[in-house]
The part of an RNA shown here (small-subunit ribosomal RNA, 3' major domain) has 475 nucleotides and comes from an uncultured organism. RNAcentral holds the full RNA, with entries from ENA and SILVA. The coordinates come from a structure-prediction model, not an experiment, and the mean pLDDT is 84.

Context: one part of a larger RNA
RNA sequence: UGACGGGGGCCCGCACAAGCGGUGGAGCAUGUGGUUUAAUUCGAUAAUAAGCGAGGAACCUUACCUGGAUUUGACAUGGACUAGAUCGGGUCUGAAAGGACCCCUCCCUUCGGGGCUGGUUCACAGGUGCUGCAUGGCUGUCGUCAGCUCGUGUCGUGAGAUGUUGGGUUAAGUCCCGCAACGAGCGCAACCCCUAUUAGCAGUUGCGACCAGUUCGGCUGAGCACUCUGCUGAGACUGCCUAUGAAAGUAGGAGGAAGGUGGGGAUGACGUCAAGUCCUCAUGGCCCUUAUGUCCAGGGCGACACACGUGCUACAAUGGGAGGUACAAACCGUUGCCAACCCGCGAGGGGGAGCUAAUCGGAAAAAACCUUUCUCAGUUCGGAUUGGAGUCUGAAACCCGACUCCAUGAAGUUGGAAUCGCUAGUAAUCGCGAAUCAGCCAUGUCGCGGUGAAUACGUUCCCGGGCCUUGUACA
Numbered sequence: 001u002g003a004c005g006g007g008g009g010c011c012c013g014c015a016c017a018a019g020c021g022g023u024g025g026a027g028c029a030u031g032u033g034g035u036u037u038a039a040u041u042c043g044a045u046a047a048u049a050a051g052c053g054a055g056g057a058a059c060c061u062u063a064c065c066u067g068g069a070u071u072u073g074a075c076a077u078g079g080a081c082u083a084g085a086u087c088g089g090g091u092c093u094g095a096a097a098g099g100a101c102c103c104c105u106c107c108c109u110u111c112g113g114g115g116c117u118g119g120u121u122c123a124c125a126g127g128u129g130c131u132g133c134a135u136g137g138c139u140g141u142c143g144u145c146a147g148c149u150c151g152u153g154u155c156g157u158g159a160g161a162u163g164u165u166g167g168g169u170u171a172a173g174u175c176c177c178g179c180a181a182c183g184a185g186c187g188c189a190a191c192c193c194c195u196a197u198u199a200g201c202a203g204u205u206g207c208g209a210c211c212a213g214u215u216c217g218g219c220u221g222a223g224c225a226c227u228c229u230g231c232u233g234a235g236a237c238u239g240c241c242u243a244u245g246a247a248a249g250u251a252g253g254a255g256g257a258a259g260g261u262g263g264g265g266a267u268g269a270c271g272u273c274a275a276g277u278c279c280u281c282a283u284g285g286c287c288c289u290u291a292u293g294u295c296c297a298g299g300g301c302g303a304c305a306c307a308c309g310u311g312c313u314a315c316a317a318u319g320g321g322a323g324g325u326a327c328a329a330a331c332c333g334u335u336g337c338c339a340a341c342c343c344g345c346g347a348g349g350g351g352g353a354g355c356u357a358a359u360c361g362g363a364a365a366a367a368a369c370c371u372u373u374c375u376c377a378g379u380u381c382g383g384a385u386u387g388g389a390g391u392c393u394g395a396a397a398c399c400c401g402a403c404u405c406c407a408u409g410a411a412g413u414u415g416g417a418a419u420c421g422c423u424a425g426u427a428a429u430c431g432c433g434a435a436u437c438a439g440c441c442a443u444g445u446c447g448c449g450g451u452g453a454a455u456a457c458g459u460u461c462c463c464g465g466g467c468c469u470u471g472u473a474c475a
Base pairs, nucleotide, nucleotide: 001475002474003472004471005470007469008468009467010466011465012464013463015459016458019422020421021420022419023418026313027312028311029310030309031308032307033306034304035303042053043052064299065298066297067296068295069294070293073124077123078122079121080120081119082118083117084116088103089102090101091100092099093098106115107114108113126288127287129286130285131284135282136281137277138276139275140273142271147186148185149184150183151182152181153162154161155160166177167176168175192265193264194263195262197234198233199232200231201230202229203228206224207223211221212220213219237259240253241252242251243250244249302441315415319374320373321372322371323370324369331362332361333360336355337354341350342349343348381412386407387406388405389404390403391402392401428451429450430449431448432447433446434445
């Protein structure tokens, strides 16, 4: 100087407390451990692994296993020799890859050769092989915590100290005051994006107040007020008032759509964990080179006594069923979205209009509301499992897809110890969309809106963190 303390002081955070809803019990989905296996490819392992890499494992992917092939190679560049176009079509064999064979067949030229392709050969290719403890890059975490440092000066023999400590204040090393310090840098904040109000401009594909027509549908003419769209501005600064204070500021108030960082996002200092990744990529070294490379078929990654994590659906009446009837936002669509209409109980099939989209389509929002039924039961709750029959995608659904219909109708009556999330348009609850994608094991992930709470006395305690100080046989 740090680190540590079941030392002290001050302070903060859904850290506790106060509340609301869960997990832990059930069934299923998914990931992991373990076991099994020819293989169940590899990595990730407290917080910071475990719906993680994977934003799509039937083949492919695919790295694993079995078997069949291949050796200048699936891919790149160059040299030597040699042959001829390549392409295309066909036969046999084979699970395919491949192998054997047949037919047809070049261009330019200064005639030296060149282009293109095949064969032989040599350099080399290739490796998701090892080392993340050789590395770059990227990432997690402490933590969006308020810290981490430097120059000059001063102090100290020196390591170092000072500044950065102290008194206030703040979300903040934020600001003020003081001070052997004076300044500065990286962080904080602001500048950026979305959202909340409004003005101007613009008015179709959007809108509907006035006028007219109307098939009563903004449908049409006319219009751009309004809604909306989207560009440029305005607006919030403790600016104003009161109290308090030395100041910074704090408390209350006014006006205002918004008030003291308005709400949300992006943004992550010096560093820590030899944290993670050599299987995104790049790369040193090592290793393989008729194989640890490459091609192919089939299988596996989907196994199942069990253990753990994350979720979904429930156990019901604030509910289940039936009928009726409203109100979104965001997003996607030409290899696509697919309307009307017809067929089918349905998944779906037929059909073909429109749309490269504020125009057409996906599209029904759902919870809510109204009417009605069920009457507390393993039930008209719950839907696992299984049998049968089908639809769709795709060469192909046996291993191993989703969906539909009929039948079946399991566990489950609110969950031990323990444990998680959340402070407001939040939790809870309800549906909608997208990426990936032929299809889909999505209950995942990332977004969007609808309905919409309770509680916070407080900081003694648990966890994590910041500053000062103290002890130390630790570095």
It matches the Rfam family "Bacterial small subunit ribosomal RNA".